[in-house]
């Protein structure tokens, strides 16, 4: 110069005008004066928390989510490191429990699709017929064989050598993979020896293992407060049976209804009808939850980092038909995606133009 890989900020600005919201002052009032007002995503609402509410023991059960390891964190499916495995010369990027605990499914084709399985073609030995002078040749048959063909995504380790009637991990020497043991490592691994030679794939099927994890959500909730229905207390004449009582009524059990964070057992409560009398809760230009917070920012230590810990300083929207906007004027322009509504931490998504860091690979100068 080229040709890449991983990232980081920025996201109109200034001046005058008119106007929304809202916090302080001031005024009897009308209204003045003075501050504050969108985003890195405020999106999607996918993950995690704070907060809020429901619970009558207690027992059984089921459902959901993560998955390499070590960490970091209020917590996560995030973050940071580290491991193995695959793709690329490379910076880098993409995966990640268990199929040797069990069950089930592998479609066409194939003789066998998972059992120490599986003879359909060719392949050995035997014995018998046929044919030949014999070698030996076609046939059956009893047996051997997974080395060779052919199916098929996949056919029970792989390549060579010895070995045998033919063959075979049968032997062997190298790979590949299990186990068992030493040694490093906090650990995933990793490495070195030994050992029988060997055991398909699928968990986005059931399943096993380890860790977590109630549930609905700011239209949560909580506070103040009419009337109407309901509700609870006492008062009275209290579903059904059994037993006690003269009665009221009291026990027990049935039936029904209500609760009991998903579901079952199991547990409690209740049980007609008027009367009086209490308190809950609903209307509502109510009030709070509502924004000072796992907060921003400088700075020291600590850690390879994620991050923690100290110190200084700052306050930065709070509506509820719901403000955050309109018009001129200058720069350098018709200025990208887009707008809060409990609150925070991520992850996805969308983003004109501009700034800009750290590496890799290839060519050329010096």
């Nucleotide at each position: 110069g080229g040709a890449g890989u991983c990232g980081a900020g920025u996201g109109g600005a200034c001046g005058u005008u008119c106007g929304c919201u809202u916090g302080g002052g001031g005024g009897a009032a009308a209204c003045c004066c003075u501050g504050a007002g969108a985003g890195g995503a405020a999106a999607g609402u996918c993950g995690g928390g704070a907060c809020u509410u429901c619970a009558u023991a207690g027992a059984g059960u089921g459902a959901g989510u993560u998955g390499g390891c070590c960490g970091u964190u209020a917590a996560c499916a995030a973050c940071g490191g580290c491991g193995c495995c695959g793709g690329g010369c490379g910076a880098u990027c993409g995966g990640c429990g268990g199929a040797a605990a069990g069950u089930g499914c592998c479609a066409c084709a194939g003789a066998a699709a998972a059992g120490a399985a599986g003879a359909c073609g060719a392949c050995c030995u035997g014995u018998c017929u046929c044919g030949g002078c014999a070698a030996c040749g076609a046939g059956a048959u009893c047996g051997g064989a997974a080395a060779c063909g052919g199916u098929g995504a996949a056919a029970c380790g792989g390549u060579g050598a010895g070995g045998u009637a033919a063959g075979a991990g049968c032997u062997c020497a190298c790979c590949a993979g299990c186990a068992c043991g030493g040694a490093g490592g906090u650990g995933a691994c990793u490495u070195c020896g030994u050992g029988g030679c060997u055991u398909g794939g699928u968990a986005a099927a059931c399943c096993c293992c380890a860790g977590c994890u109630g549930a609905a959500g700011c239209a949560a909730g909580a506070c103040c407060g009419a009337a109407u229905a309901g509700g609870a207390a006492g008062g009275c004449g209290c579903u059904c049976u059994a037993c006690g009582g003269c009665a009221a009524c009291g026990u027990a059990g049935a039936c029904g209804g209500c609760g009991u964070g998903g579901c079952u057992c199991g547990c409690g409560c209740c049980g007609g009808u008027c009367c009086u009398u209490c308190g809950g809760g609903u209307a509502g230009u109510g009030u709070c939850g509502c924004u000072u917070g796992a907060a921003c920012u400088c700075g020291c230590u600590g850690g390879c980092a994620a991050c923690a810990g100290c110190g200084g300083g700052u306050c930065u929207a709070g509506a509820u038909g719901a403000a955050u906007g309109g018009g001129c004027g200058u720069c350098u322009a018709u200025a990208a995606c887009a707008g809060a509504a409990u609150c925070c931490c991520g992850c996805u998504u969308a983003c004109a133009g501009c700034u800009u860091g750290a590496c890799u690979c290839c060519u050329u100068c010096c």
Molecule: Bacterial RNase P class A